Notes: Predicted 3D model of a 383-nucleotide RNA (Bacterial RNase P class A) from a Candidatus Bipolaricaulota bacterium. Its mean pLDDT, the model's own confidence on a scale to 100, is 78. Of the family's consensus pairs, 91% are formed in the model.
RNA sequence: GGAGACGGUCAGGGGGCCGCAGGGUUUUUUAUCCCUGAGGAAGGUCCGGACUCCGCAGGGCAGGCCGCUUGGGGAAACCCAAGAGGGAGCGAUCCCUGGAAAGUGCCACAGAGAACAGACCGCCAGCGGCCCCUCCUGAAGGGGUGCGGGCAAGGGUGAAACGGUGGGGUAAGAGCCCACCGCCGGGGCCGCGAGGUUCCCGGGCACGGCAAACCCCGGCCGGAGCAAGGCCAAAUAGGGAGGCGCUUGAGGGUGGCCCGCCCGAUGCCUCCGGGUGAGUCGCUUGAGGCCUGUGGUGACACAGGUCCCAGAGGAAUGACCGCCGCCUGUGCGUGGUGACGCGCCCAGGAACAGAACUCGGCUUAUGGGCUCUCUGGCCUCAU
Numbered sequence: 001g002g003a004g005a006c007g008g009u010c011a012g013g014g015g016g017c018c019g020c021a022g023g024g025u026u027u028u029u030u031a032u033c034c035c036u037g038a039g040g041a042a043g044g045u046c047c048g049g050a051c052u053c054c055g056c057a058g059g060g061c062a063g064g065c066c067g068c069u070u071g072g073g074g075a076a077a078c079c080c081a082a083g084a085g086g087g088a089g090c091g092a093u094c095c096c097u098g099g100a101a102a103g104u105g106c107c108a109c110a111g112a113g114a115a116c117a118g119a120c121c122g123c124c125a126g127c128g129g130c131c132c133c134u135c136c137u138g139a140a141g142g143g144g145u146g147c148g149g150g151c152a153a154g155g156g157u158g159a160a161a162c163g164g165u166g167g168g169g170u171a172a173g174a175g176c177c178c179a180c181c182g183c184c185g186g187g188g189c190c191g192c193g194a195g196g197u198u199c200c201c202g203g204g205c206a207c208g209g210c211a212a213a214c215c216c217c218g219g220c221c222g223g224a225g226c227a228a229g230g231c232c233a234a235a236u237a238g239g240g241a242g243g244c245g246c247u248u249g250a251g252g253g254u255g256g257c258c259c260g261c262c263c264g265a266u267g268c269c270u271c272c273g274g275g276u277g278a279g280u281c282g283c284u285u286g287a288g289g290c291c292u293g294u295g296g297u298g299a300c301a302c303a304g305g306u307c308c309c310a311g312a313g314g315a316a317u318g319a320c321c322g323c324c325g326c327c328u329g330u331g332c333g334u335g336g337u338g339a340c341g342c343g344c345c346c347a348g349g350a351a352c353a354g355a356a357c358u359c360g361g362c363u364u365a366u367g368g369g370c371u372c373u374c375u376g377g378c379c380u381c382a383u
Stems, first nucleotide, its partner, number of pairs: 001379002003375003007371004012324002015321002018318001020037005039352001043363002046361004051225004058259004063221005068083006084097005098216002103214002105210003120155002122151003127148002129145005163181006183203005188197003229281003239272006251263003288307008326349004331344005
């Protein structure tokens, strides 16, 4: 001088000329003038709320969400701090988190075999069989042969092979046995706890991974949603068909099913067909933004001050011009021992992407810049 890690932050600026939407002023109306006008994610059929409506939101089933521990913040979701266990990295740091011995299921291909497995290459002459030799035509003894049989220790396949090292034992082997380690269970001690433990006892000497697979355990949960909902206006074809029912109850009661409860009769449901507006409100003053102070490691809390910062309605916030700024590159000049830095000219570049009721979060996409702290002897140069 690069590189990396954890945070914070910006999201080009201002001008001219036209054009839009909302509001204000003026006015009978219009014209004129003034103010405001897309994001860090506005994206995502994700999570939670505010708000609206239903309503016995009474019970249950199904369903949904959450999941290491402790403490804290918050309306909740979630966030913050400190820790525990496991993993990645040289490191700063980062990622994961109920349960795999309740059960079911999956692990391609390769491989003999992928969870109470298994014989491709191999190892074994102890047992049975076969062959040969010696010998006393026998017996005994010796040798050979992986045919029957024995083995899963060695090698191979694979992301992963059903504990590791050493010893004993065996025909050859194997937790078959033993020592230590490892694993499981129980106890003691430490810790609020998740857990820990060079403490003790016992056991099997053995059952891998995946639950973001179904599932099990624990906790929480009325439902539907601005296409919620309200107001106003208007219209006729009060049509046609079918079914059920009239208190011994059709049907309805805000996701599904069951029970309960309530409403309920010239009634209700289903299908076909016809008519009416593309009206208005909800709709932007909020768990709001910004600044300062105090407290706090922090998430945040409190107090004071200040501001009004889109509200469209098929959907406005735009087009053009030039100036300044940012980034990249060549060339020139200049500083430095050097890696490199600075200035100028010229050329080029600027991502992801747009409100639609709203707030808090999570998540995904993404060009470029600034900055705090830390890591590293990893790269380059010099001393």